Transfer RNA from an uncultured Anaerolineales bacterium, 76 nucleotides, folded computationally.
Its Rfam family is "tRNA". The family's RNA type in Rfam is transfer RNA.
The coordinates come from a structure-prediction model, not an experiment, and the mean pLDDT is 81.
RNA sequence: GCCACCGUAGCUCAGUUGGCAGAGCGACGCUCUCGUAAAGCGUAGGUCACGAGUUCGACUCUCGUCGGUGGCUCCA
Numbered sequence: 001g002c003c004a005c006c007g008u009a010g011c012u013c014a015g016u017u018g019g020c021a022g023a024g025c026g027a028c029g030c031u032c033u034c035g036u037a038a039a040g041c042g043u044a045g046g047u048c049a050c051g052a053g054u055u056c057g058a059c060u061c062u063c064g065u066c067g068g069u070g071g072c073u074c075c076a
Stems, first nucleotide, its partner, number of pairs: 001072007010025004019056001027043005049065005
């Protein structure tokens, strides 16, 4: 340099045909307990990497940029 895949909550990840952004774990609060853990209930937490385009409408489609992973090639 080229190619492919990936980027969504603090972490790990879903997200169906383009139509209200979610789960588990974690955090916080409550219940329970003599107390703690466990368990149960609830609450908070999001620039869907960034920008543009298409569309009535974009996490989803298209283009570009940035970052990550892997592969290929060249030079030393």